[in-house]
Context: one part of a larger RNA
């Protein structure tokens, strides 16, 4: 390479948008590039192969034949692919009417709790642990009542529930704004799928500048424990956690499962719609879309398990894998303020 694979054995980019490229619905006509048929030329000889022949045989030698195939030219076929010109509506999209939602951004407002400050009552402990101690407290703590300040997070509702491409999103209200789903017709008429590069977003931690700082808390200090204790436990406590702007670009970024389309028995919940009957209005029931779960048929799987949301049956496109270690290291390059990130070997060894 031919191939084989990627839930857990090596392997799905963290997610999306999209360029080139690849692939692409039904139908009519044309053309004939691919495709197919035939023909001509050519592919030296030798060798190989087939049929004969010559050396006593064989090796060896001589004569003749031929398939498949390559390239080029000619003639033809028109199913499929491509191309050109038309048409269609099922894919896709637009309009209309509804509808659910912690989707996003911004601005207001709210209560509970912790902490701190001020004042009142009060008077000896509080706190903490397995037990203690460090710590706080007669300069009046803790407890309790009233007032105030400030920051962060939003109990119950809450759910196997919802939304979002993913990361993620939850007190309440308002404004702006993205997407989805359902129904009915109308419109456009293949406008589609995927997507190398590229771009955008991307938890936490970390970094730069400026704010903020209640609680928590790396580092650090102290008390314990212990043989030791650079820990687990306790008392403190700084970065940080919060806001604005800018970087970083990584995670067990997980469903460890790329995207799209079609097909293939079912059962039971639940969320959002629709339809029909039903009802005072509803529930429930039946049918049908779109999600989200559990169990399971066939099938698949090494097994576990998956099972109409497939890991089943197929097609298209992308990414990735090829024994363990060395190693996600070295080197080079790109990016970054740095931390580092991306790309990414080999020797050697088993």
């Nucleotide at each position: 390479u031919u191939g084989g694979g990627c839930g857990u054995a090596a392997a799905g980019c963290g997610u999306c948008u999209g360029u080139a490229g690849g692939u692409g619905g039904c139908u009519u006509c044309a053309a004939a590039a691919g495709u197919c048929u035939u023909u001509u030329g050519u592919c030296a000889a030798a060798g190989a192969u087939c049929a004969g022949g010559g050396c006593u045989u064989a090796a060896c030698c001589c004569u003749g034949g031929g398939c498949c195939g390559g390239c080029a030219g000619g003639a033809g076929a028109a199913a499929c692919u491509c191309u050109g010109a038309g048409g269609c509506u099922g894919g896709a999209g637009u309009u209309u009417g509804g509808u659910a939602g912690g989707g996003g951004c911004a601005g207001a407002g709210g209560g509970a709790a912790u902490u701190c400050c001020c004042g009142g009552u009060g008077g000896a402990g509080c706190g903490g642990u397995g037990a203690a101690a460090u710590g706080c407290g007669u300069a009046g703590a803790g407890a309790u009542c009233g007032g105030g300040a400030g920051g962060a997070a939003c109990a119950c509702c809450a759910a196997a529930g919802g939304c979002g491409a993913a990361a993620g999103c939850a007190c309440u209200c308002u404004g702006c704004u993205g997407g989805g789903c359902c129904a009915c017709a109308a419109c456009u008429g293949a406008c589609a799928c995927u997507g190398a590069g590229a771009g955008a977003c991307g938890a936490a931690a970390g970094c730069g500048a400026g704010g903020g700082g209640a609680g928590c808390a790396a580092a650090a200090g102290g008390g314990a424990u212990u043989a030791g204790a650079u820990a687990c436990c306790c008392c403190u406590g700084u970065a940080g956690u919060c806001c604005u702007c800018g970087c970083c670009g990584u995670a067990a970024a997980c469903g460890a499962u790329g995207g799209a389309u079609a097909c293939u028995u079912g059962a039971u919940g639940u969320u959002g719609g629709a339809u029909a009957g039903g009802u005072a209005a509803a529930a429930g029931c039946a049918u049908u879309c779109a999600g989200u779960a559990u169990c399971g048929u066939a099938g698949c799987u090494a097994a576990c398990g998956c099972g109409u949301g497939a890991a089943g049956u197929a097609u298209c496109c992308c990414g990735c894998c090829u024994g363990g270690g060395g190693a996600g290291u070295a080197u080079g390059c790109u990016c970054g303020c740095a931390a580092g990130a991306g790309u990414g070997a080999a020797a050697c060894u088993c």

RNAcentral holds the full RNA, with entries from ENA. A computed fold for a 350-nucleotide part of an RNA from Chlorellaceae sp., annotated as small-subunit ribosomal RNA, central domain. A source record names the gene rrs. The organism belongs to Chlorellaceae, within Eukaryota. Its Rfam family is "Bacterial small subunit ribosomal RNA". Its family is annotated with ribosome and structural constituent of ribosome in the Gene Ontology.